This is a predicted structure of a 103-nucleotide RNA (Guanidine-I riboswitch aptamer) from a soil metagenome. The model forms 100% of the base pairs in the Rfam consensus. It matches the Rfam family "Guanidine-I riboswitch aptamer". From the family's description: This family represents a conserved RNA structure found upstream of the ykkC and yxkD genes in Bacillus subtilis and related genes in other bacteria. The coordinates come from a structure-prediction model, not an experiment, and the mean pLDDT is 84.
RNA sequence: AUGGAUGACUAGGGUUCCGGCUGCCUCACCGCAGCGCCUGGACCGAGAGUCGUCGACCUUCCUUCCACUGGAAGGUUACACGGCGGGAUAAAAGCCCGGGAGA
Numbered sequence: 001a002u003g004g005a006u007g008a009c010u011a012g013g014g015u016u017c018c019g020g021c022u023g024c025c026u027c028a029c030c031g032c033a034g035c036g037c038c039u040g041g042a043c044c045g046a047g048a049g050u051c052g053u054c055g056a057c058c059u060u061c062c063u064u065c066c067a068c069u070g071g072a073a074g075g076u077u078a079c080a081c082g083g084c085g086g087g088a089u090a091a092a093a094g095c096c097c098g099g100g101a102g103a
C1' cells in the first nucleotide's frame, strides 16, 4: 500500500400493484372499503449466506535477439460475535447508518 467491484440466487421481509378473501352497492357487471394472523404473481433483499464474472496479487509458459508489450494456464482473494436506536421505499427486513457502538 492492497485486501475491491458487480451479476444471478437464497435465508429473510412487508403490502404500493395483480390475484384471493370479507363486507357494502347493483338484476348483474362495474365500483367502494377492509384484510399480509392471505399460500401465491410481482417487488425489496445479506460485511459476517451460495454460485459466477471482472479486477488485484503470485507462479509458470509462449511471443520477443533481450527487455518492454501482448497472450495462455494455475493458485490466492483470509478471518468475522455484534445491540439499542434511526433512515428509505407503499411498508418492512440479515436493505442503509454498519466490519458502526460494544464484545
Stems, first nucleotide, its partner, number of pairs: 004054006012044002017041002019038001020035005055077008079099001081102001085097003